[in-house]
RNA sequence: AAUUUUGUGAUGAAGAGUUUGAUUCUGGCUCAGAAUGAACGCUGGAGGCGUGCUUAACACAUGCAAGUCGAGCGUGAAAGUUCCUUCGGGGAUGAGUAAAGCGGCGAACGGGUGAGUAACACGUAAGAAUAUACCUUUUAGUGAAGGAUACCUUCGAGAAAUUGAAGUUAAUACUGCAUACGUCCCUUCGGGGAGAAAGAUGGCUUUUAUGCUGUCGCUGAAAGAUUAGCUUGCGUACUAUUAGUUAGUUGGUGGGGUAAAGGCCUACCAAGACGAUGAUGGUUAACCGGCCUGAGAGGGUGAACGGUCACACUGGAACUGAGACACGGUCCAGACUCCUACGGGAGGCAGCAGUGAGGAAUAUUGCGCAAUGGGCGAAAGCCUGACGCAGCGACGCCUCGUGGGGGAUGAAGGCCUUAGGGUUGUAAACUCCUGUUAAGUGGGAAGAAAGGCUCGCCAGUAAUAUGGGCGAGAGAUGACGUUACCACUAGAGAAAGCACCGGCUAACUUCGUGCCAGCAGCCGCGGUAAUACGAGGGGUGCAAGCGUUAUUCGGAAUAACUGGGCGUAAAGGGUGUGCAGACGGUUUUUUAAGUCUAUUGUUUAAUCUCCCAGCCUAACUGGGAAUCAGCAGUGGAAACUGAAUGACUUGAGGAUGGAAGAGAGAAGUGGAAUUCUCGGAGUAGCGGUAAAAUGCGUAGAUCUCGAGAGGAACACCGAUGGCGAAGGCAGCUUCUUGGUCCAUUCCUGACGUUGAAACACGAAAGCGUGGGGAGCAAACAGGAUUAGAUACCCUGGUAGUCCACGCUGUAAACGAUGAUCACUAGAUGUUGGUUCUGCUUGCAGAAUCAGUAUCGUAGCUAACGCGAUAAGUGAUCCGCCUGGGGAGUACGAUCGCAAGAUUAAAACUCAAAGAAAUUGACGGGGGUCCGCACAAGCGGUGGAACAUGUGGUUUAAUUCGACACUACGCGAGAAACCUUACCUAGACUUGACAUGGCAUUGAUCGGUAUGGAAACAUACUUUUCCAAGUUUACUUGGACAGUGUCACAGGUGCUGCAUGGCUGUCGUCAGCUCGUGUCGUGAGAUGUUUGGUUAAGUCCUCUAACGAGCGCAACUCCUAUCGUCAGUUGCUACUACUUCGGUAGGCACUCUGGCGAGACUGCCUGGGAAACCAGGAGGAAGGUGGGAACGACGUCAAGUCAUCAUGGUCCUUAUGUCUAGGGCUACACACGUGUUACAAUGGUCGGUACAGAUGGUUGCAAACCCGUAAGGGGGAGCUAAUCCUAUAAAGCCGAUCUAAGUUCGGAUUGAGGUCUGCAAUUCGACCUCAUGAAGUUGAAAUCGCUAGUAAUCGCGCAUCAGAACGGCGCGGUGAAUACGUUCUCGGGCCUUGUACACACCGCCCGUCACACCACGAAAACUGUCUGUACCCGAAAUCAUCUUAGCUAACCUGUUAAAGGAGGCGGAUGCUGAAGGUAUGGGGGGUAAUUGGGGUGAAGUCGUAACAAGGUAGCUGUAGGAGAACCUGCGGCUGGAUCACCUCCUUU
Repeated sequence: AAUUUUGUGAUGAAGAGUUUGAUUCUGGCUCAGAAUGAACGCUGGAGGCGUGCUUAACACAUGCAAGUCGAGCGUGAAAGUUCCUUCGGGGAUGAGUAAAGCGGCGAACGGGUGAGUAACACGUAAGAAUAUACCUUUUAGUGAAGGAUACCUUCGAGAAAUUGAAGUUAAUACUGCAUACGUCCCUUCGGGGAGAAAGAUGGCUUUUAUGCUGUCGCUGAAAGAUUAGCUUGCGUACUAUUAGUUAGUUGGUGGGGUAAAGGCCUACCAAGACGAUGAUGGUUAACCGGCCUGAGAGGGUGAACGGUCACACUGGAACUGAGACACGGUCCAGACUCCUACGGGAGGCAGCAGUGAGGAAUAUUGCGCAAUGGGCGAAAGCCUGACGCAGCGACGCCUCGUGGGGGAUGAAGGCCUUAGGGUUGUAAACUCCUGUUAAGUGGGAAGAAAGGCUCGCCAGUAAUAUGGGCGAGAGAUGACGUUACCACUAGAGAAAGCACCGGCUAACUUCGUGCCAGCAGCCGCGGUAAUACGAGGGGUGCAAGCGUUAUUCGGAAUAACUGGGCGUAAAGGGUGUGCAGACGGUUUUUUAAGUCUAUUGUUUAAUCUCCCAGCCUAACUGGGAAUCAGCAGUGGAAACUGAAUGACUUGAGGAUGGAAGAGAGAAGUGGAAUUCUCGGAGUAGCGGUAAAAUGCGUAGAUCUCGAGAGGAACACCGAUGGCGAAGGCAGCUUCUUGGUCCAUUCCUGACGUUGAAACACGAAAGCGUGGGGAGCAAACAGGAUUAGAUACCCUGGUAGUCCACGCUGUAAACGAUGAUCACUAGAUGUUGGUUCUGCUUGCAGAAUCAGUAUCGUAGCUAACGCGAUAAGUGAUCCGCCUGGGGAGUACGAUCGCAAGAUUAAAACUCAAAGAAAUUGACGGGGGUCCGCACAAGCGGUGGAACAUGUGGUUUAAUUCGACACUACGCGAGAAACCUUACCUAGACUUGACAUGGCAUUGAUCGGUAUGGAAACAUACUUUUCCAAGUUUACUUGGACAGUGUCACAGGUGCUGCAUGGCUGUCGUCAGCUCGUGUCGUGAGAUGUUUGGUUAAGUCCUCUAACGAGCGCAACUCCUAUCGUCAGUUGCUACUACUUCGGUAGGCACUCUGGCGAGACUGCCUGGGAAACCAGGAGGAAGGUGGGAACGACGUCAAGUCAUCAUGGUCCUUAUGUCUAGGGCUACACACGUGUUACAAUGGUCGGUACAGAUGGUUGCAAACCCGUAAGGGGGAGCUAAUCCUAUAAAGCCGAUCUAAGUUCGGAUUGAGGUCUGCAAUUCGACCUCAUGAAGUUGAAAUCGCUAGUAAUCGCGCAUCAGAACGGCGCGGUGAAUACGUUCUCGGGCCUUGUACACACCGCCCGUCACACCACGAAAACUGUCUGUACCCGAAAUCAUCUUAGCUAACCUGUUAAAGGAGGCGGAUGCUGAAGGUAUGGGGGGUAAUUGGGGUGAAGUCGUAACAAGGUAGCUGUAGGAGAACCUGCGGCUGGAUCACCUCCUUU
């Protein structure tokens, strides 16, 4: 100081990731923490303290680990040294030493290990019938004799181990005798009997013998202490897929045995003993104090240290001894190893070291008895692998260090970079210091003071012996140890790594790689821009360590006592009766088992906690203190529970009087209907389906009338009605019978609730025996359907369905909700009672009890929902659950005739499986609306030929892209060269093109010639400009151009899945969202829904919503009418002039193009709440007038790297650039888009009329001439309302053709031309003549169009040298039809189902095939454990017998001989290990073959399930089938849709 009280303070409980598009829940998996006798990887400076075979209780070489005592005893060397000697030897010393031996004590401790053991083994608390060497105390003794024997000597046997014989000798060895206070036995309580011993040493004394005495011993006895044995209560793993076990078993009596109680053993007697509170069996395991973890309760564990037990090569046994059935003892058996002379022997590291083996893995064949402790001894001392130390190992905990201050040019290098810089980083260098540790030198504690020795004193003694106590003194004793520690020396000198950096989880970038290599604890990364792989840089964390692996607890409330659940997530038994058990109404008295309280004992020490102290600190160590709690004893209290006792009536039951009912069993009976038979009548079909067919029918069916037979089921009533425990129960009557409800308040007096096991009941299907069999109907047969159809549909049809008796015992046996009791708002039906009230007298209302329904408050719930019939709030009891799959399966057991039922795992595998709700999407779900979506029409495509694009094929190349709608007359608004990207060939390399630097030249360009296909090359010719300085010919600078060189250029190479931009499509569809508020735990909802209306989420109305945004509409452009302004190149009514062509006036009209007006449901009628709708008027136009542009949030990884831009990547004498030629134009074929046709509504010929919008100088080109024509010549005019393109065509008026492959059609081909262009062959367009193909209106299928539209007719433009049947525009002529929304397609909204969310092109099931994995069955093979019976039977104890042989003590005997007793020995018996035989049982391994299961990017067959999943699904059962499955019977809703009924809510 730790203690107590109060106050204060402290201590003390954290979660995260992962199922989904998202959410909430359930639920598993995983992580973060702590720990370890650890191991592995990388790394490693020092010290202290600890710790170190967890595996093979596997085998062991070598050394050591238990000896000691001469003060118990008898013997007794040698070397060496030295002396003598006759030289053979002897003596002394060594030395009474070493050494054995007898004897005593010890060896039963200490040390090791954890195999066995589920047990009084252990823990804890008690107990009685015991022993205890050494030790302590007390007491009584210690007398007198005797015979042997080892050692030794001699002689043997044997290889050895070992051993025999003879002889000699001693004792604290052995044996009698004497004595006997205690002790033991017997007892007539007087007594009688039995039983011991050893001496050694010191001192004094004595002539000797001896005597006395101290100490240590020895003997008997009593007590203590210690230790050990025994008994009992309680506690002490898993398993019931172990339910019955037990004959010495349970008890008694007698006897034996033991130290001791006891079936411990034995004889007899009795028949007990244990067990569901788990016996017996099986598996596993030493137990505890403690240790780890945890907030705790708990969970795990039992290394080191301490206590107990067990074991000592394996099994058995005893001996000795105080103590053992004995680790370093004995005997026997077995296995193994070793020696051997083959006869026989030896051995036991789970002691310390060490070796091999096993293993992921665990140390030195060390030093010392200096300390502590032990054995022996009087002691010195000896022994001690106990122990103390050291060595090895980062194996653990703890401590220290690897330097400190300053230091910016922010060095170099590295890395990154937006190229500026940033970072590494004050880090380094440099400078000034310090000196821990390590190294060296020197010093230097403590562990060591006892004992012994000497001296002194004291007590004791006769004593100055010994021994004891106290004091003093001297000297000795240290393994560790070159110790700790201290000082000094030198010197920053020798000392930092490991893991991680996607989230969890602190920490980010570059490169490499390219679903590869690899990572990974979970989720998951990696397929060309990886913060996730590997490397670099940087960072983060810990640090002489850091990570990984393994294991335990925690988190995990994920076994829930603290502290969970069961309607749908896993989970209520199918239902009842009821034994045990559990729980239980009011009250009196007693008791004190539970309970509470006080106290006593105990719970070893250590550990944990607190305080103090010692090592510098800490770890470590020492001293002290303390809590809770367990067990036992004692005292007290009496509320509650229990026990006992007496009462009570409210729980429960009974009695009496009423009531309803498909409750059950049995017997009888009724009508309708189906079928069959008979008879009548009657004729050709019937039947069946989506449609058919099989089937029946002229041998007369179906239909119809009558009669009969037979079986099964009971319409209407009939119902969210009734009854029953559930399954379930339905015509009517009778009999028997169970339960319930209401009322009365008479009786009993807690008689109650629940209920493991047990027993009973238990739909349908199924089974057995015997009946019955009308209809229906698994199987089966046939017909359809289909790709197939072992199905759905149809025609038949057998078990079965029915009855009796027996079995089975399961269902979605469901309210997916166990039973009982109590309490907790209401409203509305309905069934059965009772009591009131009102009166219309058979009705209404009210109250109440018992049922049965719907809605709903509080509350509960994850939500859905439940809500007095609870899933609310409480109480009692039972059953059940603990991730998905494997699997309700295997094996085993029980039941069953079988089918099968019940009970019920594991290996392996996955990170989910699941519930409810949300938003979408989808549905062969529903409602509603729209659209040239269908329908109604018109015209096409698909058939022909040609054009064009695409695929395919071909090719040197046929460049590339685009692929449902939304690619395919598309990019391309125009490939002969060019374009051009492709191919072949020839060339170039700073390049065809850009910028800059450096060097150099003064040309280059142009022209000519040669070679060549050209590019290009060569040659010739031609030759600069500006400025300044000046030495007049140069220098410098600049411009331009060339050459060389360096940076770089270039790429239509790749990636549209890295991108920007642009575009398509849904879709000009009416939608898509937000703020605030409200609702919901939440995702989300509401708003945006309802009722109307609209083209429209357009508007109105309602409304927990109120507003707003992007879209719609409007604003823009063109067009339709009018006005106004302006009139040239336009116009020309009018006027004038005229060569009659026109010109000049004019601007009214047309027209042009600026500005305006106009249309707004404004007006009227009707409807409507309104919005708005219908009709009408006026008007050029009427309800967005017509057309265009305009495209919300988003979808499709849609398209484009080849328009352009761009990240990354690749090529760089080539994937770049130039050139020539070729190709993109190929051609068995297929498709798309078009053109022209097939003709008479037409062709041909002749005549004739009327547009709009364009374009034009590199151009449009007139008149006129030539040519049959394309065209040529020509060149006026026009930079355009002026001129030109430019004749519009269909039309109209005539003529002709006359139904034909034609006077239709024009492909193809031949010949000849024209034009463009360097060039027309590959490969242009056009013209003329000739030729004259297919084609006679087009299958399935399919496209466009709703009005100036379709159809038809021509004209123009862009591109362009030339080259449209395409594209873009223009005008001319100019229809038909729309009843309507059933269907097809697409879309919007609401709702519903969902197992979909990559969103139905979804998801998903099973067989088969292949690979791998674990498991089951299996003829059999093989170990192992164990039971029973029997055989053999070692050693050994015990018992009995024996005395052949051998034999010291005692007895007899003379001392002897001899004999006796006893012993050794021998024999027999009981028990008995190992072994053997036979027969069971348990468990393990292997196994041909076989069975299902699981897993596995792209196998096969189908499509069973999810939507009404296309036959609703699921379910028990039965049959069938390649497979999912199908079908029958019964059940369930966890079925969609429509209709009806009933009920509820609101009005």

A computed fold for a 1547-nucleotide RNA from a Candidatus Altimarinota bacterium, annotated as small-subunit ribosomal RNA. Its mean pLDDT, the model's own confidence on a scale to 100, is 83. Rfam family: Bacterial small subunit ribosomal RNA. It was read from a public genome assembly.